The part of an RNA shown here (small-subunit ribosomal RNA, central domain) has 344 nucleotides and comes from an uncultured prokaryote. It matches the Rfam family "Bacterial small subunit ribosomal RNA". Gene Ontology terms of the family: ribosome and structural constituent of ribosome. The full RNA is in RNAcentral, with records from ENA.
Context: one part of a larger RNA
RNA sequence: UUGGGUUUAAAGGGUCCGUAGGCGGUUCUUUAAGUCAGUGGUGAAAUCCCAGAGCUCAACUCUGGAACUGCCAUUGAAACUGAAGAACUUGAAUAUGGUUGAGGUAGGCGGAAUACGUUAUGUAGCGGUGAAAUGCAUAGAUAUGUUAUAGAACUCCAAUUGCGAAGGCAGCUCACUAAACCGAUACUGACGCUGAGGGACGAAAGCGUGGGGAGCGAACAGGAUUAGAUACCCUGGUAGUCCACGCCGUAAACGAUGAUUACUCGGUGCUAGCGAUAUACUGAGUGCCUAAGCGAAAGCGAUAAGUAAUCCACCUGGGGAGUACGGUCGCAAGGCUGAAACUC
Numbered sequence: 001u002u003g004g005g006u007u008u009a010a011a012g013g014g015u016c017c018g019u020a021g022g023c024g025g026u027u028c029u030u031u032a033a034g035u036c037a038g039u040g041g042u043g044a045a046a047u048c049c050c051a052g053a054g055c056u057c058a059a060c061u062c063u064g065g066a067a068c069u070g071c072c073a074u075u076g077a078a079a080c081u082g083a084a085g086a087a088c089u090u091g092a093a094u095a096u097g098g099u100u101g102a103g104g105u106a107g108g109c110g111g112a113a114u115a116c117g118u119u120a121u122g123u124a125g126c127g128g129u130g131a132a133a134u135g136c137a138u139a140g141a142u143a144u145g146u147u148a149u150a151g152a153a154c155u156c157c158a159a160u161u162g163c164g165a166a167g168g169c170a171g172c173u174c175a176c177u178a179a180a181c182c183g184a185u186a187c188u189g190a191c192g193c194u195g196a197g198g199g200a201c202g203a204a205a206g207c208g209u210g211g212g213g214a215g216c217g218a219a220c221a222g223g224a225u226u227a228g229a230u231a232c233c234c235u236g237g238u239a240g241u242c243c244a245c246g247c248c249g250u251a252a253a254c255g256a257u258g259a260u261u262a263c264u265c266g267g268u269g270c271u272a273g274c275g276a277u278a279u280a281c282u283g284a285g286u287g288c289c290u291a292a293g294c295g296a297a298a299g300c301g302a303u304a305a306g307u308a309a310u311c312c313a314c315c316u317g318g319g320g321a322g323u324a325c326g327g328u329c330g331c332a333a334g335g336c337u338g339a340a341a342c343u344c
Stems, first nucleotide, its partner, number of pairs: 004315003007298002012312001014201004021194003025088007033081002035077008049065006091191001092188001094186002096183005103177003107173003110154001114150002117147001119145003125136002162169002206247006215241002220236004258311006266289006273282001293300002317344003326337004
């Protein structure tokens, strides 16, 4: 390279938008670049192949033919692809009327709990554990009540639920804003799909500057346990966790399953529509079980891992190694790209 693959064996990019490119609905007309056919030219000789011939045979040599699958020119064909023009509505989008939701951003408000402070009652313990001790407490703790302050998170509802491209999103309310679905019409007329580079978003931890700091809590200190205990358990506790702005750009970023489109038995739930408040019907989503089929099996099975098509990404024995070197991004931590020797 051909070929084969990517749920779990190596392999789907964390997600979306989108440039180039690749691919692309129905009908008609024209064209003739691709495509197909004819003819002409060229395609040196030798070589290769076929039929003969010459060296006693063969290798070798000679003669003739075929071939040289190509290129150029020219004459035609018009199904398919391309190009040009015209038309269409089923793909796509828009308008209109509804419905839905923890979708997003910013502001305001609320109660419970916790902690600290004040104050009242009250007296000897509290706390913690397998058992203890460190710790707190007669300078009055723990417990119970009053009052005030602070920060963080939102019990029940809550679900096999819902929304979002993914990350993710949950007290209540208001403002702004995005989306999906459904119904009936109208309108544009292929405007589509994918997407190398590129851009945006992207949990937690971490970093910078400034705030904040109740609870929790890496590091750290002490007490236990133990042969030891740099741990598990306990008492404390800094960074952090929270907010604003700016970086980082990684995760078992998982459905370990790329996006889009078409087709293919059934059964049974849930969510928001349509329908009349219908068990009928219908399209969208979300679950479970299963036919065929697929699969090494586990399993998947209209939300495919089935049957096909288009485009992108990725894989090619284990270790060395996601390392070294170089490049590039970053304040740093480090990220991205990414080998080889050697070895089994």